[in-house]
Context: one part of a larger RNA
């Protein structure tokens, strides 16, 4: 792990509400009797309870058997219907009463009889209350054979070192004394075995030789030293050279029993099917925040008996957000013109005082911001009417009562936002989707992203996405672009500022057979080496100034170069040559920009007039979507039937489901009635086969060898894969 067995919402007592049936303005007996095969039951027994009157705190008071009006169903007339109409149980309004307050007015409660008693189902509360689980708590008892302390009583410690006090001889010294050789044998002395300990190797082992061992290595070995035996201290108690150490593999409070099924808002489990509906992670309150109650959402039941309404249209009201603006408010760029007491800095003056100019004030014109600024002002949203659709007597909308769940949500998604440099980051949203509780198709793989809401089977079309090969389906078709393997990624799951004589297009100028651009020959000059500077400055270190003239053209020079010249090119000009060229702006695709650790990611192969990228076009494939058929459930109406039910009809707008509300079956094991099988082979078991949506059921053949079933009802210790469940077994 596996197979077997056992394993979890139960019983009583009070209640609340629903169903059934009894009697009904009354219903019902408990104890306890009698009778009875002393069993089931029958009969007795009204004590008690619940109801029949309320109102008020009490005293006290003390109530509509129906006056009027509406009207659902039923029912009865018309009427072909539609529908009108009477009548109207039940229901609702009115009046009116009873009380209680109140000066009153006006208010609360009540009033036109339905209860009760029995069984069942489904809640509640009290009990262990579906099952298991504590750390702990408190009592009484048992332990000092381990170990800590002490007490009695005995045991043990190889060998070697080193020499303490003393003592004895010698030598000096007046002595005290010292100093030299012995001699002696102290120490919580030293080296190191037995003894005892447990440093290190963090060595071995580590399902071990061992629930603390082996090895080497260390530490101590005459002492605060090891050790036998005997004895004593007990559990909020001991002992303790003090670690909270030890008290029997158990110690920040031993062990057993027991209070005891302790308490657990917390983990976990919690057993057969199939039908219907199907949630919430929100508010308020809580010693609340892992709960829990009430709201709200969900699910059944009931009453009532006509509208209800998220969609669109109009009509009519409501705001102050994107935005936008600056008239207000608060910031905020530069100028103008005024004003200018006080004040700063400059200045003129002896000084009084004056004059510029800065600030500040008012204005003006210009330039900007704003969640807490608005002179303005949307789409959206929104109240109320009204039409339209949608829905609804197949009973909505409301109203009541019975059970819950659930109050940890999430979110890469779409819109809006607050904090954040930013997050697969955080919190909001009376904003919507999905996921939660939703499969199936796509997206390589992927809860929530595209498409699409699964009763079942069966075929067929499409959706989203795709159509070389993996791998269904185009190596489709037309016209472009890429040359980077770009890309072959919808989006989660990147690629920037900024650059490109890469290529494609598509404006705008401007040159051009009176020859453009590019090349390629030739000129490219005088005045002059312009003046000035400087050693030198000649076109070309600097400064200024840049004129004349011959020309087809040639700067008082663009650049290189000289120490300075000189030399070479350029500008401009001329020939050849022959048809385009320059410049600048926008757009497509690419290219650089562009660093991560084994080679490595387009889902792989692999692709290049494509299998990329743009655009358009026809096919085709592709899902539980839609359509056809054929079948089930359901829910409603009708008909049938004494019931249980059968039987047709309509369902384009019914059949996805977690928690959870509802109903209906299966099946164990026992009880009563009944009716059946069984040695011509029972349960049980092994293998097949039918039949049921399913839990299941039945039928054959083996095995087995004695008991078993069907129908109607009735009790239940009635279904296991889980619970690190419990016991066996393997």
């Nucleotide at each position: 792990g596996c197979c077997g067995g056992g394993g979890a919402g139960u019983u009583c007592a009070c209640u609340g509400u629903c169903a059934u049936g009894g009697c009904g303005a009354g219903c019902u007996u408990a104890a306890g009797g009698g009778u009875g095969u002393u069993a089931a039951g029958c009969c007795c027994g009204g004590a008690g309870g619940c109801g029949a009157a309320g109102g008020g705190a009490a005293a006290c008071c003390g109530a509509c058997a129906g006056g009027c009006c509406c009207a659902c169903a039923a029912c009865g007339g018309g009427g072909c219907a539609a529908c009108c109409u009477g009548c109207g149980a039940g229901g609702g309004g009115c009046g009116g009463a009873g009380u209680c307050u109140g000066a009153a007015a006006g208010g609360g409660c009540u009033c036109g009889g339905a209860g009760u008693c029995a069984u069942g189902g489904c809640g509640g509360u009290g009990a262990g209350a579906a099952u298991a689980g504590a750390a702990a708590c408190c009592a009484g008892a048992c332990g000092a054979u381990c170990u800590a302390g002490u007490c009695c009583u005995g045991g043990g410690c190889a060998a070697g070192g080193c020499g303490a006090a003393g003592c004895c001889g010698g030598g000096u010294g007046a002595a005290a004394a010292c100093c030299c050789g012995g001699u002696g044998g102290a120490a919580g002395c030293c080296u190191g075995a037995a003894g005892g300990g447990g440093u290190u190797c963090u060595g071995a082992c580590g399902u071990g030789c061992a629930a603390u061992u082996c090895g080497a290595u260390c530490c101590u070995u005459u002492g605060a030293c090891c050790u036998g035996g005997g004895a004593u201290u007990a559990g909020g108690g001991g002992c303790g050279a003090a670690a909270g150490a030890c008290c029997a593999a158990u110690c920040u409070a031993g062990u057993c029993u027991g209070g005891u099924g302790a308490u657990a808002g917390c983990u976990a489990u919690u057993u057969c099917c199939c039908u219907c509906c199907g949630a919430a992670g929100u508010a308020u309150a809580u010693c609340g925040c892992a709960g829990u109650a009430u709201a709200g959402u969900c699910u059944c039941g009931g009453g009532c008996g006509a509208g209800g309404u998220g969609g669109c249209c109009g009509a009519u009201g409501g705001g102050g957000u994107a935005g936008a603006g600056c008239a207000c408010c608060g910031a905020u760029u530069g100028g103008g013109a005024g004003a200018c007491a006080a004040g700063g800095a400059c200045u003129c003056g002896a000084a009084a005082g004056g004059g510029u100019u800065c600030a500040c004030c008012u204005u003006c014109c210009u330039a900007u911001c704003a969640a807490a600024c608005u002179c303005c002002g949307a789409a959206u949203c929104u109240g109320u009417c009204g039409g339209c659709g949608c829905u609804g007597a197949a009973g909505a909308c409301c109203c009541c009562g019975g059970g819950g769940g659930a109050c940890g949500g999430g979110u890469a998604c779409u819109a809006g936002g607050g904090c954040g440099u930013a997050a697969g980051g955080u919190c909001c949203u009376a904003a919507g989707g999905c996921c939660g509780a939703g499969a199936g198709g796509g997206a390589a793989g992927c809860a929530a992203c595209c498409c699409a809401g699964a009763c079942c089977g069966a075929g067929g079309c499409u959706a989203a996405g795709g159509u070389c090969c993996c791998u269904a389906a185009a190596u489709g078709c037309u016209g472009a672009c890429u040359a980077a393997g770009u890309g072959u990624g919808a989006g989660g799951u990147a690629g920037a500022a900024g650059g490109g004589c890469g290529u494609c297009c598509u404006c705008a100028g401007c040159c051009a057979u009176a020859g453009a651009c590019a090349g390629u020959g030739g000129g490219g000059a005088g005045g002059u080496a312009g003046g000035c500077u400087u050693a030198g400055a000649a076109g070309c270190a600097g400064c200024c100034a840049c004129c004349c003239u011959u020309c087809a053209a040639a700067g008082a020079a663009a650049g290189c170069g000289u120490a300075a010249c000189a030399g070479c090119u350029c500008a401009c000009c001329c020939a050849c040559c022959g048809a385009g060229g320059c410049u600048g702006g926008g757009g497509g695709c690419c290219c650089c920009g562009a660093a991560a650790a084994u080679a490595a990611a387009c889902g792989g192969g692999a692709c290049u007039c494509a299998a990329g990228u743009c655009a358009g076009c026809u096919a085709c494939c592709g899902a539980g979507c839609c359509c056809u058929c054929g079948g089930g459930g359901c829910a409603c109406a009708c008909c049938c039937g004494a019931a249980g039910g059968g039987g047709u009809g309509u369902g384009a707008u019914c059949c996805g489901g977690u928690a959870g509300g509802a109903g209906g079956g299966c099946g164990u094991u026992c009880c009563g009635c009944u009716u059946g099988g069984g040695g011509a082979g029972a349960a049980g078991c092994u293998g097949g086969g039918c039949c049921g949506u399913g839990a299941g059921g039945u039928c054959c053949a083996g095995u087995g060898g004695a008991c078993c079933g069907g129908g109607c009802g009735g009790a239940a210790u009635u279904g296991u894969a889980g619970a690190u469940c419990c016991c066996g077994g393997u």